About this RNA:
c-di-GMP-I riboswitch aptamer from a Desulfobacteraceae bacterium, 75 nucleotides, folded computationally. The source organism's lineage runs through Bacteria, Pseudomonadati, Thermodesulfobacteriota, Desulfobacteria and Desulfobacteraceae. It matches the Rfam family "c-di-GMP-I riboswitch aptamer". Rfam links the family to the GO term cyclic-di-GMP binding. Its mean pLDDT, the model's own confidence on a scale to 100, is 84.

């Protein structure tokens, strides 16, 4: 340093729903709670898709491409 792996070890994240707070709203934070994931780890670059105060601002990496970092095994 490639490439492959959720049927290996240690681990790790956390859908729906819910509670309580923020926001006009999409939604976001904590606490609960596991449908899932080998990058469900960040990054709003380009399309999706949603929302308003609709010029134009924002949501959203667990939608799709793309970037850069990562543990363990085999190669």
């Nucleotide at each position: 340093u490639u490439u492959u792996g959720a049927u290996a070890a240690a681990g790790c994240c956390a859908a729906a729903c819910u509670u309580g707070c923020u926001g006009c709203g999409a939604a976001g934070c904590a606490g609960g709670g596991a449908c899932g994931g080998a990058a469900a780890g960040c990054c709003a670059c380009g399309g999706a898709u949603c929302u308003u105060u609709a010029a134009a601002a924002g949501a959203c990496a667990g939608c799709c491409g793309g970037g850069c970092c990562g543990c363990c095994a085999a190669u």